[in-house]
RNA sequence: GCUGGUGUGGCUCAGGGGCAGAGCAGCUCACUCGUAAUGAGCAGGCCGUGGGUUCGAUUCCCACCACCAGCUCCA
Numbered sequence: 001g002c003u004g005g006u007g008u009g010g011c012u013c014a015g016g017g018g019c020a021g022a023g024c025a026g027c028u029c030a031c032u033c034g035u036a037a038u039g040a041g042c043a044g045g046c047c048g049u050g051g052g053u054u055c056g057a058u059u060c061c062c063a064c065c066a067c068c069a070g071c072u073c074c075a
Stems, first nucleotide, its partner, number of pairs: 001071007010024004018055001026042005048064005
């Protein structure tokens, strides 16, 4: 340099055009002599960045950034 993949709550991941979800973690309450477990509830992300398409973009297109894998050139 080229090709491909990934980027979404603190973490691991869904969602592939119509106002963003789960599990774990966190907080509150119930239960308990107490803790754990269990149950109920709450909070937390505008989806890597910038453009484009569209009535509407996390989703489609382009560029860039970061990480991973492979290939190639030079030394």
Molecule: transfer RNA
Organism: Oxobacter pfennigii